[in-house]
RNA sequence: CUUCGGGGUUGGGUGUAAUUCCCUACCGGCAGUAAAGUCUGCGAAGCCCUGUGCGGCCCGAACCGGUGUAAUUCCGGUACCGACAGUAUAGUCUGGAUGAGAGAAG
Numbered sequence: 001c002u003u004c005g006g007g008g009u010u011g012g013g014u015g016u017a018a019u020u021c022c023c024u025a026c027c028g029g030c031a032g033u034a035a036a037g038u039c040u041g042c043g044a045a046g047c048c049c050u051g052u053g054c055g056g057c058c059c060g061a062a063c064c065g066g067u068g069u070a071a072u073u074c075c076g077g078u079a080c081c082g083a084c085a086g087u088a089u090a091g092u093c094u095g096g097a098u099g100a101g102a103g104a105a106g
Base pairs, nucleotide, nucleotide: 001106002105003104004103011023012022013021025092026091027082028081029042030041031040032039037080038079046057047056048055049053062078063077064076065075066074084095085094086093
């Protein structure tokens, strides 16, 4: 320098109205490490400052059992979590975003 770089509302119920509520369903960025949404670190989102940056702040959620030299990562079981704006209350719709980006490949 070039390219790549986030997934997901099934089926039903109530209602004037909900993919937003209720039951059910579904999804899981990057690096590290025994293979990780829940460990550690990072990115994104949010907030602050004409100090506008290679800046600062903030930053969700897991236990039990088993195997093994080694696993909060595998296997089994049962749980839990998810920015902002819009709209009948949204992890999944629409929007900022044909953006940004940890990073990966060449």

This is a predicted structure of a 106-nucleotide RNA (FMN riboswitch aptamer (RFN element)) from a bovine gut metagenome. The prediction has a mean pLDDT of 86. Rfam family: FMN riboswitch aptamer (RFN element). From the family's description: The RFN element is a highly conserved domain that is found frequently in the 5'-untranslated regions of prokaryotic mRNAs that encode for flavin mononucleotide (FMN) biosynthesis and transport proteins. Its family is annotated with FMN binding in the Gene Ontology.